This is a predicted structure of a 398-nucleotide RNA (Bacterial RNase P class A) from an Acidobacteriota bacterium. Its mean pLDDT, the model's own confidence on a scale to 100, is 76. It was read from a public genome assembly, where an Rfam model found it. It matches the Rfam family "Bacterial RNase P class A". It is annotated as a ribozyme. From the family's description: Ribonuclease P (RNase P) is a ubiquitous endoribonuclease, found in archaea, bacteria and eukarya as well as chloroplasts and mitochondria. Lineage of the source: Bacteria > Pseudomonadati > Acidobacteriota.
[in-house]
RNA sequence: UUUGCUGGACGGGCAGUCGCGGCCAGGGCAGGUUCCCGGAUAGGGAAUACCACCCUUGGGCGAGGCAAAGUCCGGUCUCCACAGGGCAGCGUGCCGGCUAACGGCCGGGGGGGCGGGCUCAAAGCCCGCUUCACGGAAAGUGCCACAGAGAAUAUACCGCCCUCCGCAAGGGGGGUAAGGGUGAAAAGGUGCGGUAAGAGCGCACCGCGCUCCGGGCAACCGGAGUGGCAGGGUAAACCCCACGUGGAGCAAGACCAAAUAGGGGGGGAGGGGCGGCCCGCUCCGUUCGACCUCCGGGUAGGUUGCUUGAGCCUGUCAGCAAUGGCAGGCCUAGAUGAAUGACUGCCGCCCGGCCGAAAGGCCGGGUCCAGAAACCGGCUUACAGUCCGGCAGACUCC
Numbered sequence: 001u002u003u004g005c006u007g008g009a010c011g012g013g014c015a016g017u018c019g020c021g022g023c024c025a026g027g028g029c030a031g032g033u034u035c036c037c038g039g040a041u042a043g044g045g046a047a048u049a050c051c052a053c054c055c056u057u058g059g060g061c062g063a064g065g066c067a068a069a070g071u072c073c074g075g076u077c078u079c080c081a082c083a084g085g086g087c088a089g090c091g092u093g094c095c096g097g098c099u100a101a102c103g104g105c106c107g108g109g110g111g112g113g114c115g116g117g118c119u120c121a122a123a124g125c126c127c128g129c130u131u132c133a134c135g136g137a138a139a140g141u142g143c144c145a146c147a148g149a150g151a152a153u154a155u156a157c158c159g160c161c162c163u164c165c166g167c168a169a170g171g172g173g174g175g176u177a178a179g180g181g182u183g184a185a186a187a188g189g190u191g192c193g194g195u196a197a198g199a200g201c202g203c204a205c206c207g208c209g210c211u212c213c214g215g216g217c218a219a220c221c222g223g224a225g226u227g228g229c230a231g232g233g234u235a236a237a238c239c240c241c242a243c244g245u246g247g248a249g250c251a252a253g254a255c256c257a258a259a260u261a262g263g264g265g266g267g268g269a270g271g272g273g274c275g276g277c278c279c280g281c282u283c284c285g286u287u288c289g290a291c292c293u294c295c296g297g298g299u300a301g302g303u304u305g306c307u308u309g310a311g312c313c314u315g316u317c318a319g320c321a322a323u324g325g326c327a328g329g330c331c332u333a334g335a336u337g338a339a340u341g342a343c344u345g346c347c348g349c350c351c352g353g354c355c356g357a358a359a360g361g362c363c364g365g366g367u368c369c370a371g372a373a374a375c376c377g378g379c380u381u382a383c384a385g386u387c388c389g390g391c392a393g394a395c396u397c398c
Stems, first nucleotide, its partner, number of pairs: 001394010012347007020062002023059006032048006064369002069380002072378005077249004089245005094108005109134001110132009135240002140238002142234003157180002159176007188206006207229001208227008253304004263295005270284005311330008348367008
């Protein structure tokens, strides 16, 4: 310098014009209340506090990218259900820590992969990065395609060895899991001995099981002894073990409450219309009750829940870290057809082209993903263009 991985920060700025949603302050206006004039409940005047709805002026606030997203996991909150215990179902699954909690995060252990160092090299050891659905397959059951002789009480296809028959080619019987072949997988691996050929048959080392000792909170690690050695894989098959687990969701839920039509109680023989009154006419009623009145539920509509909270910022302390403690400061969207925007100009950043010796200039293009809806912690996914740091590789220079 460049490439990959990874941690952190940002993801436009200014001005003008038009516009939107809350909040605060002010103005306008209907109406209400009280008083006055008036015979009056007509009409008018004054005062007063509030000032709905609407209009209007000013101020201040108004999305994120640890994605407001997907709604996958966990919680707060709310309502419903619930004696106690167990089973079933579902979820989680190495160990320790963090956390309100988690399937999250941090640290550690173990297995796999990649790279580097030590080494002549291999083995081995060490370091770094990365990855794992990482409890149990010596409790039981099931399954294991194709290929292959054989897929789990092991197995003899080829080969090897012994033996019998045969002139020979070859055939029969037996032994053998060392070699070949099949397969994802074939009853530990390497070597020496041994043997007819072989074989944990014997031995050494490695692996495995058991016992003991040491270290570690633990997962686990190291060492010693002992057994020739259990018997493949699959638990993202049933299952076993341990732990956890009621359901629905802010359209949760709570409150206020119209017109009309139902419901209940009381009164009730009258009530309504025909322009003010009387007559008259007419309609609905007097058991199925017109009309008046009170109560209650629900609908439309409104209020609340609603944003001060496991909150944010800075500093400091404890801790490897996740995270936590302390001190100081801050208040930062709350809509409900759902605001947070649009246009223009200038500038910035990036890319490409042209001109130029250079500085630079000109032209064209790009400037992302996305849009709160009760709130919070995570996970996952999307993202133009940048900046700072860490690790590793390659190249170059000193």